[in-house]
The RNA shown here (FMN riboswitch aptamer (RFN element)) has 118 nucleotides.
Model confidence (mean pLDDT): 85 of 100.
RNA sequence: AUAUGUCUUCGGGGCGAGGUGCGAUUCCUCACCGGCGGUAUAGUCCGCGAGCCGUUUUCGGCACGAACCGGUGUGAUUCCGGUACCGAUCGUAAAAGUCGAGAUGAGAGAAGAUGCAU
Numbered sequence: 001a002u003a004u005g006u007c008u009u010c011g012g013g014g015c016g017a018g019g020u021g022c023g024a025u026u027c028c029u030c031a032c033c034g035g036c037g038g039u040a041u042a043g044u045c046c047g048c049g050a051g052c053c054g055u056u057u058u059c060g061g062c063a064c065g066a067a068c069c070g071g072u073g074u075g076a077u078u079c080c081g082g083u084a085c086c087g088a089u090c091g092u093a094a095a096a097g098u099c100g101a102g103a104u105g106a107g108a109g110a111a112g113a114u115g116c117a118u
Base pairs, nucleotide, nucleotide: 001118002117004115005114006113007112008111009110010109016030017029018028019027031098032097033087034086035048036047037046038045043085044084051062052061053060054059067083068082069081070080071079089101090100091099
């Protein structure tokens, strides 16, 4: 250094103002947020994860979504400029990306320690 085993730690953000109303952080106007790996730096490209069902090793199925235009450049749907768009399930005095719950959970993965082999 490479491959592999074991262990430890880490591992998701956001409703502020006004309006209507008996009642809304759920509606309306404005505001605010963006997991992990890949790739020229990505919520909207490719792939993965959280939920549910079957099998319960793994794998399969479903829920689950959304971007264009211009510029620079060898190279960017990732940068810069502009204008858009999207957001599980259950709950609620009223419909939720932002409140509460499952969750002091799980997890894509990241970092470190250590064993063994070459």